[in-house]
The RNA shown here (small-subunit ribosomal RNA) has 1522 nucleotides and comes from an uncultured Actinomycetales bacterium. It matches the Rfam family "Bacterial small subunit ribosomal RNA". Its family is annotated with ribosome and structural constituent of ribosome in the Gene Ontology. Its mean pLDDT, the model's own confidence on a scale to 100, is 81. The RNAcentral record of the sequence draws on ENA and SILVA.
RNA sequence: AUGGAGAGUUUGAUCCUGGCUCAGGACGAACGCUGGCGACGUGCCUAACACAUGCAAGUCGAACGAGAACGUACUUUCGGGUAUUAUUAGAGUGGCGAACGGGUGAGUAACACGUGAGCAACCUACCCUUAACAUCGGGAUAACAUUCAGAAAUGGAUGCUAAUACCGAAUAUGACUUUUUUUUGCAUAAAAGAAAGUUGAAAGAUUUAUCGGUUUUGGAUGGGCUCGCGGUCUAUCAGUUUGUAGGUGAGGUAAUGGCUCACCUAGACUAUUACGGAUAACCGGCCUAAGAGGGUGAACGGUCACAUUGGGACUGAGAUACGGCCCAGACUCCUACGGGAGGCAGCAGUGGGGAAUAUUGCACAAUGAGCGCAAGCUUGAUGCAGCGACGUCGCGUGAAGGACGAAUGUCUUCGGAUUGUAAACUUCUGUCGUUAGGGAAUAAGCGAAAGUGAAGGUACCUAACAAGAAAGCACCGGCUAACUACGUGCCAGCAGCCGCGGUAAUACGUAGGGUGCAAGCGUUGUCCGGAAUUAUUGGGCGUAAAGCGCUCGUAGGCGGUAUGUCGCGUCUGCUGUGAAAUUCCAUGGCUUAACCAUGGACGUGCAGUGGGUACGGGCAUACUAGAAUGCAAAAGAGGAGACUGGAAUUUCUAAUGUAGCGGUGGAAUGCAUAGAUAUUAGAAAGAACACCAAUUGGCGAAGGCAGGUCUCUAGUUUGUUAUUGACGCUGAGGGGCGAAAGCGUGGGGAGCGAACAGGAUUAGAUACCCUGGUAGUCCACGCCGUAAACGUUGGGAACUAAAUGUAUUCUUUAUUCAUGUGAAGAAUGUGUUCAAAGCUAACGCGUUAAGUUCCCCGCCUGGGGAGUACGGUCGCAAGACUAAAACUCAAAGGAAUUGACGGGGCCCCGCACAAGCGGCGGAGCACGCGGAUCAAUUCGAGGAUACGCGAAGAACCUUACCAAGGCUUGAAAUGUAGUGGAAAGCUUAUAGAAAUAUUUGCCCCCCUUUGUGGUCGCUACACAGGUGGUGCAUGGUCGUCGUCAGCUCGUGUCGUGAGAUGUUAGGUUAAGUCCUGCAACGAGCGCAACCCCUAUCUUAUGUUACUAACAUUUAGUUGAGGACUCAUAAGAGACUGCCAGAGUUAAUUUGGAGGAAGGUGGGGACGAAGUCAGAUCAUCAUGCCCCUUAUGUCUUGGGCUUCACGCAUGCUACAAUGGCUGGUACAAAGGGUUGCAACAUCGUAAGGUGAAGCUAAUCCCUUAAAGCUAGUCUCAGUUCGGAUUGGGGUCUGCAACUCGACCCCAUGAAGUUGGAGUCGCUAGUAAUCGUGAAUCAGCAAUGUCACGGUGAAUACGUUCUCGGGGCUUGUACACACCGCCCGUCAAGUCAUGAAAGUCGGCAACAUCCAAAGUCGGUUACUUAACCCUAACGGGAGAGAGCUGCCUAAGGUGGGGCUGGUGAUUAGGACUAAGUCGUAACAAGGUAGGCGUACCGGAAGGUGCGGCUGGAUUACCUCCUUU
Repeated sequence: AUGGAGAGUUUGAUCCUGGCUCAGGACGAACGCUGGCGACGUGCCUAACACAUGCAAGUCGAACGAGAACGUACUUUCGGGUAUUAUUAGAGUGGCGAACGGGUGAGUAACACGUGAGCAACCUACCCUUAACAUCGGGAUAACAUUCAGAAAUGGAUGCUAAUACCGAAUAUGACUUUUUUUUGCAUAAAAGAAAGUUGAAAGAUUUAUCGGUUUUGGAUGGGCUCGCGGUCUAUCAGUUUGUAGGUGAGGUAAUGGCUCACCUAGACUAUUACGGAUAACCGGCCUAAGAGGGUGAACGGUCACAUUGGGACUGAGAUACGGCCCAGACUCCUACGGGAGGCAGCAGUGGGGAAUAUUGCACAAUGAGCGCAAGCUUGAUGCAGCGACGUCGCGUGAAGGACGAAUGUCUUCGGAUUGUAAACUUCUGUCGUUAGGGAAUAAGCGAAAGUGAAGGUACCUAACAAGAAAGCACCGGCUAACUACGUGCCAGCAGCCGCGGUAAUACGUAGGGUGCAAGCGUUGUCCGGAAUUAUUGGGCGUAAAGCGCUCGUAGGCGGUAUGUCGCGUCUGCUGUGAAAUUCCAUGGCUUAACCAUGGACGUGCAGUGGGUACGGGCAUACUAGAAUGCAAAAGAGGAGACUGGAAUUUCUAAUGUAGCGGUGGAAUGCAUAGAUAUUAGAAAGAACACCAAUUGGCGAAGGCAGGUCUCUAGUUUGUUAUUGACGCUGAGGGGCGAAAGCGUGGGGAGCGAACAGGAUUAGAUACCCUGGUAGUCCACGCCGUAAACGUUGGGAACUAAAUGUAUUCUUUAUUCAUGUGAAGAAUGUGUUCAAAGCUAACGCGUUAAGUUCCCCGCCUGGGGAGUACGGUCGCAAGACUAAAACUCAAAGGAAUUGACGGGGCCCCGCACAAGCGGCGGAGCACGCGGAUCAAUUCGAGGAUACGCGAAGAACCUUACCAAGGCUUGAAAUGUAGUGGAAAGCUUAUAGAAAUAUUUGCCCCCCUUUGUGGUCGCUACACAGGUGGUGCAUGGUCGUCGUCAGCUCGUGUCGUGAGAUGUUAGGUUAAGUCCUGCAACGAGCGCAACCCCUAUCUUAUGUUACUAACAUUUAGUUGAGGACUCAUAAGAGACUGCCAGAGUUAAUUUGGAGGAAGGUGGGGACGAAGUCAGAUCAUCAUGCCCCUUAUGUCUUGGGCUUCACGCAUGCUACAAUGGCUGGUACAAAGGGUUGCAACAUCGUAAGGUGAAGCUAAUCCCUUAAAGCUAGUCUCAGUUCGGAUUGGGGUCUGCAACUCGACCCCAUGAAGUUGGAGUCGCUAGUAAUCGUGAAUCAGCAAUGUCACGGUGAAUACGUUCUCGGGGCUUGUACACACCGCCCGUCAAGUCAUGAAAGUCGGCAACAUCCAAAGUCGGUUACUUAACCCUAACGGGAGAGAGCUGCCUAAGGUGGGGCUGGUGAUUAGGACUAAGUCGUAACAAGGUAGGCGUACCGGAAGGUGCGGCUGGAUUACCUCCUUU
């Protein structure tokens, strides 16, 4: 010393920047739901809007006169009268108070407030105090009485009267004025003393003791005035001011003062913000914050201002007076219309406004205030009560036990879980509540005494009663504690931010459960916090927002070394003040607490004063390291002017010469036979300066500067250390310079070239390309003042590792006649590369800092709106500078990462291209799809990865579709209950299309433990059933990239991190295959191998297979054989193993030998992590939803087979390498008992009939075909081709019409090799030829899956196309280029600007009129007190009236500022699946921005200059290593 927390949201992910949002606290609050009690507080924030009614300021009879009633006494004409004590109503004269208390915050940006000083420039009733006094007179007047006017308010006249009312005189401790002495003060001056002069007082009352009166001294209290300092915004307010600034004199005031007036001077204020505008009462405090700060000024306290609006004075000690007066305005009320009255921002209360704020209460008992000698009276101040959960604090709504873990509810995996010890139930207590009894303090004072409490029968105490009457609100996706079910279905709704909801929503609504707080809980609003998001504490500016284009320089800020001095800053002690309350600490009082009381601390401030002097500062003196100058040198495209040179382009002239030239991706426009282009010679003109010369050099402040010479001129550097002696740095305003474009005037004009024209391109092409071409580009003078004016990096100073180049200069040395040259070293300047520390979000920067520090300036504070509008300044204009808001979004942005992509680059592979062979696309047919049609043409599949696909076979069935007819526990399953044994089953007949219905006959169940048995039917209930939906809820399966070579992990390392490394590099491979290297080392899934078939050999076995030798025979038929073929098994073999070359002593590769086979031998199976919400709910399974006399099920018939047409896949062909006819040879692999069927026979044939064999190496299907051979056809729409159609048949099958296949006879279509385009294939492959099987009664099979026969061509190669892999690069993409995205136009909504105008507001100015009133003037008129007079009368003084200055309100006028509204108009923002294009992001397909100018529907295009924040390639230069 007590004090500091963060989170969500930009991205595929990351770090950063940056905004938005949340969690906290507070409130004079309001709203929603809910609500038991008490204590203490608190309550019109809006209309300073209008107010009915009542009250809020009176009091004194001990100042005064008059009067009234009661009583008493006296009296009486009985009507009354008189006197008097105590008391006293309503008024009046008089005194004091009414200027306090109470309210409100409109005005005010000011000495209004706060704080600290000053008044030697002042006042102060009542109170205290000092000294002294109170003598003598006078005249009125209200009340009252009478009377008049008036509706009233009120007023007039006459008459009477008193005082502590008023007036005169006397006296003067004193007061004031003048002069003077002393002392004091910064000063004007003051104090004290002396002298002289001037001038002013008074009131009594009541009864024995006081109160009151007058003058005066000092005090206290309260005020007045002056000054320093402090606290809002705005420069889109920069100049303001004429009583203004000062002086002299006068007036005025309590008092200073231009406060006012006359005269004089011309000043005064202002960038340290005057003047103007906007807003606002200020403070103690209050809220928040760690603090510094920020916000605020309710309640309580201090000050100010105001009192219906504006003005004015009077009275008074005090007012320019809330409950006084006068005037003017607005409003309200009364009225007899003549005239009057009023002011709640006092307390209650009413209306109104508003989201919103209380009772027309009690009492003066207490505290205070006024008056009074006092009693006392008055007091909406105050004390209390009432209303409001408005706030803070406290208490309660019960406590203990209680498991069958009851019931209900909810969920459920159906087991249970939860609600939950919660309840019930038992025992207990009594806060609170109700009733009854008792019952305060607050009371002191006053008064002779009695007596005196609003709150209140309240607080509190005692007793009894009974768990009784007392819990809600919000939330539960993350932030943020708390989860499930149902409903809903981008609807309804939620939402503070992110966001949720499109059929399984923890996010909507409801319920159960849970969490949090609790008589409250949430919401809304406002403030602070978090926000270091205005950063003093405590931020930044290369790329995120942010360095002025550059320089000179004013004010200002900052400033070298030494000494002395001052003591302003600064440090320290003390003094005064910083009101109380509040806050903090301690203690105490209400049962506790809130609340209250007492004491202390704090109050960081201001002022005064003592001390210190290091540092900063002032003053003084010196110094030389900063700065500047001199002298001697050096380099340079530094600047200005004049003169001058050659090359090239173009034009003109002449000549030579002939048909094209020119231009492009390719063309055309254009030029050319009137002679171009080309070539030669000559001339003219303008502009720019090749080589040197470097992308990197030099100069300049920047812009910028390049042929040469001369003149003028600025700066820089080096050497010297001679001179000055801090003269310095920066620099708000200000001045100057400032590319290109553009503007003005006058020239000039070769080339280039916006605009424009033409030609192309294109869907279009207001572009890119081409041909022309005006302004302009050039010069002179004058404007403009902006650029990506960039190193996107302000200027200056100091410090902090190395390495390297270059320029200039110097020193030493060598050499040379000399300029010079070489070597070594050094200094300075300047430019670059790399890099340590450090910094940075990273990229990067790194002695030329973006490192470490100091000084000064400029600038930034989310994106858009917008560098825009309005205003101002500048400009000839274009425009520049300055510079907002409404509204809108939750992001916008920087750097880096991983991917993906690129009409980016490099490397590699693949029947990818190329080289070949054969097809498709044209024809006919088959088959599938689309479309159309239909009662239905069931459904699915849709680029590759749908379309001879699911379907390895739709006449019925299948079948899911349609029509019609039936059934409803169902066609099939399980269970329960009841019932039946005449059941069920078989069978006859009828109706019907059938299903089905009715019906005839037979039969009359089984076991046995005799039952709740089995079986079957019927009835009822649970349920079945669904090819109904969702493949975007799923499992499983499959396709595809792709048999492509990739995809990852552990540990380590690097990076803040996402991530990287490994996996990259050099080689190599079919391969992430292997080798080498390497911050990596290893490993996994893939590759390969292991498996199967096949090619060679060996061994074993030998039937149904085989047959060499022997025998037999028509025949491996039989005997026999175990050699061969073959079959079945088991093995061998191939591994770059061997040789040679290349290669890094490698991997590997090239060639060779041997071998049946050679470099994965050939083929198959095998498919990484993942991608496509790929396909399938119709194979199957399955969640949820839907149907339940139907979306289930049964039946008959129909449909899936329709046909103008389009597409895919095939078959057959177009013929002679062929067709047809005859003869003839050689396979493999399969299948067969509901079957294959030999053989025989019939039929032209399909096939029929009979029938052996075979459950298969045995029998059968089973003749293979192409081939070979012989013949024929002879190039034709044919002896090619076979569609279509007619007729006749066969077979299968209940059935062949819709709708089968096959056979025979007849018929004999298109088609003569196929456009653009496109497909397959690299060897036993393509091509070609036939064979078999599955499904299947049969078959639409030309399909599919297998089998063998015959059997090629070509590959130079990787430029291009497609796909893939690796590395790298750019990116504004990440749903990832089928991406993103810009502008016009059209529609809607919103806010804003402009606008002919129009309607207000505010503050001034000029002028007119001028109320009330102060002051001044005047005095025909009026006038008790004093003076003169005997009196009249006069005087002094006063006044009405009139009048002058000033002046509120009002009128008029032209301006200023500002607000509302406005036809129309301009751009902006947002919405939405609109229209047109495609400008940007990749080299974005013409690299893109910036400034400027012109043009165009629009994005935009083009010219000129500058930028890299441009990809790619090449070249040059430099550096490093070897």